[in-house]
RNA sequence: GCUGAUGUAGCACAGUCGGUAGUGCAAUUGAUUCGUAAUCAAUAGGUCGUGGGUUCAAGUCCCACCAUCAGCU
Numbered sequence: 001g002c003u004g005a006u007g008u009a010g011c012a013c014a015g016u017c018g019g020u021a022g023u024g025c026a027a028u029u030g031a032u033u034c035g036u037a038a039u040c041a042a043u044a045g046g047u048c049g050u051g052g053g054u055u056c057a058a059g060u061c062c063c064a065c066c067a068u069c070a071g072c073u
Base pairs, nucleotide, nucleotide: 001072002071003070004069005068006067007066010025011024012023013022019056027043028042029041030040031039049065050064051063052062053061
C1' cells in the first nucleotide's frame, strides 16, 4: 500500500425485506428475610464509531474517514 471482518447501554451481544432501538449480566429502588445472599417486581441508562448522501422514513442502503482484528504484498 491492497483486501476482508468488526464497531449498538458500564460489560457481553441481538436487531429479519429500511418502518417505535432490545436481551442477559451489572447498577438503582421496592417486595420477601431477624439480617445477608438468593429470588421476584419495577426503574434508570443509547447522538447505533465519525461526517456526508439516498429516502416520507436509515442501526440497516451508498460514499469518505477513524479505531481494532485478520490476511496479502